[in-house]
RNA sequence: GGAUUCAUAGCUCAGUGGUAGAGCAAUCGGCUGCAGUCCGAUAGGCCACCGGUUCAAACCCGGUUGGAUCCU
Numbered sequence: 001g002g003a004u005u006c007a008u009a010g011c012u013c014a015g016u017g018g019u020a021g022a023g024c025a026a027u028c029g030g031c032u033g034c035a036g037u038c039c040g041a042u043a044g045g046c047c048a049c050c051g052g053u054u055c056a057a058a059c060c061c062g063g064u065u066g067g068a069u070c071c072u
Base pairs, nucleotide, nucleotide: 001071002070003069004068005067006066007065010024011023012022013021018055026042027041028040029039030038048064049063050062051061052060
């Protein structure tokens, strides 16, 4: 220098055009002599950034940034 791929909640990951979800973690409550397990609830992300397409974009297109792998 070139190719491919990834970026979504505190962490690990779903979500292939129509108002963004799960598990774990956190908080509160129930249960318990206390704690844990277990049960219920709550909070938490304008989807890495900029632009474009579209009635509508996390999703499609272009660019940028950062990570990974491969080629030279």
The RNA shown here (transfer RNA) has 72 nucleotides and comes from Bodo saltans. Its Rfam family is "tRNA". Rfam describes the family as follows. Transfer RNA (tRNA) molecules are approximately 80 nucleotides in length. Lineage of the source: Eukaryota > Discoba > Eubodonida > Bodonidae > Bodo.